[in-house]
RNA sequence: CGGGAUGUAGUUCAGAUGGUAGAACACACGGUUCGGGACCGUGAGGUCGCGGGUUCAAGUCCCACCAUCCCGA
Numbered sequence: 001c002g003g004g005a006u007g008u009a010g011u012u013c014a015g016a017u018g019g020u021a022g023a024a025c026a027c028a029c030g031g032u033u034c035g036g037g038a039c040c041g042u043g044a045g046g047u048c049g050c051g052g053g054u055u056c057a058a059g060u061c062c063c064a065c066c067a068u069c070c071c072g073a
Stems, first nucleotide, its partner, number of pairs: 001072007010025004019056001027043005049065001051063003
């Protein structure tokens, strides 16, 4: 320098054909227990890496950039 993959909650990941962002674990509170753990219930937590474009509407489509990883030179 060229090509490819990935980027969504604290963590690991879902989100066919665009249509109001989810799960598990973790965390907080409550129940249960003499207490803890386990279990059960409730809740908080995200402007989807960043900036543009298309569209009535973008996590999803297009372009550029950034980060990590892989391949090639």